A computed fold for a 112-nucleotide RNA from a Gammaproteobacteria bacterium, annotated as Guanidine-I riboswitch aptamer. Model confidence (mean pLDDT): 76 of 100.
RNA sequence: AAAAUAGAUUGCUAGGGUUCCGAUUUGUUUAACAAGUGUCUGGUCCGAGAGCAGUCGACCUGUCAAAUAGAAUUUACUACAGGUUACACGGAGGGAUAAAAGCCCGGGAGGU
Numbered sequence: 001a002a003a004a005u006a007g008a009u010u011g012c013u014a015g016g017g018u019u020c021c022g023a024u025u026u027g028u029u030u031a032a033c034a035a036g037u038g039u040c041u042g043g044u045c046c047g048a049g050a051g052c053a054g055u056c057g058a059c060c061u062g063u064c065a066a067a068u069a070g071a072a073u074u075u076a077c078u079a080c081a082g083g084u085u086a087c088a089c090g091g092a093g094g095g096a097u098a099a100a101a102g103c104c105c106g107g108g109a110g111g112u
Stems, first nucleotide, its partner, number of pairs: 007056006015046002020043002022040001023037005057085006066074002087107001089110001093105003
């Protein structure tokens, strides 16, 4: 100086709109049905790189077992236990879905 790794996934939440349910208004009216309303609290639904919790993986340490063997040392494979998995300010615009969003473009542009 260059390269590689710093991961994947599940559940929940912040948040989001309105396909369905419910609620509500109107029409009709015994009811049912139809249309409208998300500036309707809600259920279904979507949902975080920079939110939470977990699982797997990766790395490090120890150790069981095996071989040589006096001690010690080494190592393919296997099992177990513990630890680590860092840091992270961020538009506008566009895209998907019924529609929108902290979803995706995107750890982007830009900034420090």
Description:
The sequence was found by an Rfam model in a public genome assembly. Rfam family: Guanidine-I riboswitch aptamer. Rfam's curators write: This family represents a conserved RNA structure found upstream of the ykkC and yxkD genes in Bacillus subtilis and related genes in other bacteria. Lineage of the source: Bacteria > Pseudomonadati > Pseudomonadota > Gammaproteobacteria.